[in-house]
RNA sequence: GGGCCCGUAGCUCAGUCAGGCAGAGCGGCGGACUCUUAAUCCGUAGGUCGUGGGUUCGAUUCCCGCCGGGCCCGCCA
Numbered sequence: 001g002g003g004c005c006c007g008u009a010g011c012u013c014a015g016u017c018a019g020g021c022a023g024a025g026c027g028g029c030g031g032a033c034u035c036u037u038a039a040u041c042c043g044u045a046g047g048u049c050g051u052g053g054g055u056u057c058g059a060u061u062c063c064c065g066c067c068g069g070g071c072c073c074g075c076c077a
Base pairs, nucleotide, nucleotide: 001073002072003071004070005069006068007067010026011025012024013023020057028044029043030042031041032040050066051065052064053063054062
């Protein structure tokens, strides 16, 4: 230098293919139960969907640039 993949809640990840109300588990908080804790159950908060543009009535989703991470190839030595 080239190619490919990834970036979504505090953590681990779905959802993108085929544009149309942003989700799950764990964790946090409150409560029930329990002698207490754990477990279990109920409720609840938490998101500029990496970033900047473009297309569109409408973009997490499609297109382009950039940033960060990973893998492979190439070049120099």